[in-house]
RNA sequence: UGGUGCGUAGCUCAAUGGACGGAGCGGAGGCCUCAUAAGCCUCAGGUUGUCGGUUCGAAUCCGGCCGCACCUA
Numbered sequence: 001u002g003g004u005g006c007g008u009a010g011c012u013c014a015a016u017g018g019a020c021g022g023a024g025c026g027g028a029g030g031c032c033u034c035a036u037a038a039g040c041c042u043c044a045g046g047u048u049g050u051c052g053g054u055u056c057g058a059a060u061c062c063g064g065c066c067g068c069a070c071c072u073a
Base pairs, nucleotide, nucleotide: 002071003070004069005068006067007066010025011024012023013022018056027043028042029041030040031039049065050064051063052062053061
C1' cells in the first nucleotide's frame, strides 16, 4: 500500500430479507436449606461499530468511514 474475514447483551455465540432480535454463562430477586453450595422459578440488560443506499420490509444485501485479526508488497 493492496486484499480477505469479522464487529449483535458484561462475556461466548445464534438469528443466512418477514411478526415481538434470542440462548448459555454472568448479574438481581425469590423458592428450597439451620446456613452455604447445588437445583428450580422470575426479572433486568441491545438505537445489531458508525453514516448513507436498495427494498413494502435490513442484524442480514450494497457503498463510505472506524476498529480488530490474517495475508500481501

A computed fold for a 73-nucleotide RNA from a Tepidisphaeraceae bacterium, annotated as transfer RNA. The coordinates come from a structure-prediction model, not an experiment, and the mean pLDDT is 81. Its Rfam family is "tRNA". The sequence is in RNAcentral, with records from ENA and MGnify. The source organism's lineage runs through Bacteria, Pseudomonadati, Planctomycetota, Tepidisphaerales and Tepidisphaeraceae. The same sequence occurs in records of 2 taxa.